Predicted 3D model of a 73-nucleotide RNA (transfer RNA) from a Myxococcota bacterium. It matches the Rfam family "tRNA". It was read from a public genome assembly. Taxonomically the source falls in Myxococcota (Bacteria, Pseudomonadati). Its mean pLDDT, the model's own confidence on a scale to 100, is 81.
This record gives sequence, C1' cells and structure tokens, in this order.
RNA sequence: GGGGCCGUAGCUCAGCUGGGAGAGCGCGGGCUUUGCAAGCCUGAGGCCGUGGGUUCGAUCCCCAUCGGCUCCA
Repeated sequence: GGGGCCGUAGCUCAGCUGGGAGAGCGCGGGCUUUGCAAGCCUGAGGCCGUGGGUUCGAUCCCCAUCGGCUCCA
C1' cells in the first nucleotide's frame, strides 16, 4: 500500500425481508433462608463508533471517516 471481518446496555454477544432495540452475566428492589449462596419475581441501564446520503421510515442499504482484528505484499 491492497483485500476481508468487527464496532449494538457495565461485560460477552444476538438482531430475519428496512417499521418492536433485545438476551445471558453483572447491578438495584422484593419473595424465600437463622444467615449467605442458589432459585423465583421485578426494575434501572442505549448517540446501535462518527459524519453525510437514499427512503414515508435506517442498527440494517450507499459514501466517507475513526478504532480494533486478520490475510497478501
């Protein structure tokens, strides 16, 4: 220098054909226990990396850009 992949909750990750933003763990509250853990119920937590474009509508499509991983040279 060129190619590919990844970026979504605190962490690890889903997200179908463009229309609901989610799961597990963690965290708060409740139940249960002599107490703790486990279990059950419930709640909080999001600029979907950033900027722009297309569209009635974008996490999803297009362009640029930033960061990370990887392959080729």